Molecule: c-di-GMP-I riboswitch aptamer
Organism: Parablautia intestinalis
RNA sequence: UUGCACUUAUGGCAAACCGCCGGAAACGGCGGGACAGCAAAGCCAGAGGCUAAGGGGCUCGGUACGCUCUAUGCUCGUUCGGCUACCGGA
Numbered sequence: 001u002u003g004c005a006c007u008u009a010u011g012g013c014a015a016a017c018c019g020c021c022g023g024a025a026a027c028g029g030c031g032g033g034a035c036a037g038c039a040a041a042g043c044c045a046g047a048g049g050c051u052a053a054g055g056g057g058c059u060c061g062g063u064a065c066g067c068u069c070u071a072u073g074c075u076c077g078u079u080c081g082g083c084u085a086c087c088g089g090a
Stems, first nucleotide, its partner, number of pairs: 012038002017032006035077001042083003046080002048075003054070005
């Protein structure tokens, strides 16, 4: 210097659940809390997935309600993909 992950240390993140807040919802933020959890559980919304406020369509004498399509919304701790990164046993 490069590689490897079978070794180690310093550390890091924080599921479910609870409280408060935001949102139409999906979900997110803050605090608590840790999964017999994470070696990328760091970042990115390209694929995939979720939601349907608004908009379109359908039914209809009218109202109400319902169904359906749609992302500009959401998800990186389901998965695929991309980018970056700590330590250093043998």